The RNA shown here (c-di-GMP-I riboswitch aptamer) has 84 nucleotides and comes from a Bacillota bacterium. The coordinates come from a structure-prediction model, not an experiment, and the mean pLDDT is 84.

[in-house]
RNA sequence: UUCCCAUAAAGGCAAACCAGGGGCGACCCUGGGACGCAAAGCCGCAAGUCUGGACGGGUUCGUCCAGAUGGUUGGGUUGCUGGA
Repeated sequence: UUCCCAUAAAGGCAAACCAGGGGCGACCCUGGGACGCAAAGCCGCAAGUCUGGACGGGUUCGUCCAGAUGGUUGGGUUGCUGGA
C1' cells in the first nucleotide's frame, strides 16, 4: 500500500416507536429508545423508490421540472483494531 471480516481489544452509530419542533409533502432536527450496522462516517454523480407541481391520458400509467431518501444499490472519498 492492497485485500479480508474469522477472533480479540478499544470504541462508534442508532431502526421501529414515543415526546417536542420544521416542512404542502416525501422527510428532517433535538431528546428518549435499540432493530440492527465493519464504514449504518461523509458526498445526491448514476440508478431505484418516494413526495410536490405541470402536461398527456377515462382510472391505472407516462413524460418533464423541483425535492426527499447515504439504514435501496452502485460509485467517489476519509477512518479504528486485527490477521484465522
NCBI's taxonomy places the organism under Bacteria, Bacillati, Bacillota. Of the family's consensus pairs, 95% are formed in the model. Its Rfam family is "c-di-GMP-I riboswitch aptamer". Rfam's curators write: GEMM was predicted in a large-scale screen for bacterial structured RNA regulatory elements.